Predicted 3D model of a 75-nucleotide RNA (c-di-GMP-I riboswitch aptamer) from an Actinomycetota bacterium. The model forms 94% of the base pairs in the Rfam consensus. Rfam family: c-di-GMP-I riboswitch aptamer. Rfam describes the family as follows. GEMM was predicted in a large-scale screen for bacterial structured RNA regulatory elements. Lineage of the source: Bacteria > Bacillati > Actinomycetota. The coordinates come from a structure-prediction model, not an experiment, and the mean pLDDT is 85.

RNA sequence: UCAAGACAAGGGCAAACCCGGUGCGAGCCGGGGGCGCAAAGCCACGGGACCCACGCGGUCGGCCGGGCUACCGAA
Numbered sequence: 001u002c003a004a005g006a007c008a009a010g011g012g013c014a015a016a017c018c019c020g021g022u023g024c025g026a027g028c029c030g031g032g033g034g035c036g037c038a039a040a041g042c043c044a045c046g047g048g049a050c051c052c053a054c055g056c057g058g059u060c061g062g063c064c065g066g067g068c069u070a071c072c073g074a075a
Base pairs, nucleotide, nucleotide: 005072012037013036017032018031019030020029021028022027035062041068042067043066045065046064047063048060049059050058051057
C1' cells in the first nucleotide's frame, strides 16, 4: 500500500409515519422521526417496478447488475 468489515473510534445517511410546500401522477423538496444502511455517496448504462397529459414523455439509486468516487480500520 492492497485486501480483510469488528461487539473499535469519530462521524455520515435516513424507511414507515406526521406537518408544510410542490407535481395530473409515480414522486420530489423542507422540518420532525428512526426502520435500517459500510457505499442507503453519485450516474437511468442493462434488467426491473411504477406514473401519465401516451410524447423524441416522466419517477424510483433504500429492487438487482454495472460504472465512477470515498472516511476509518483490528483479528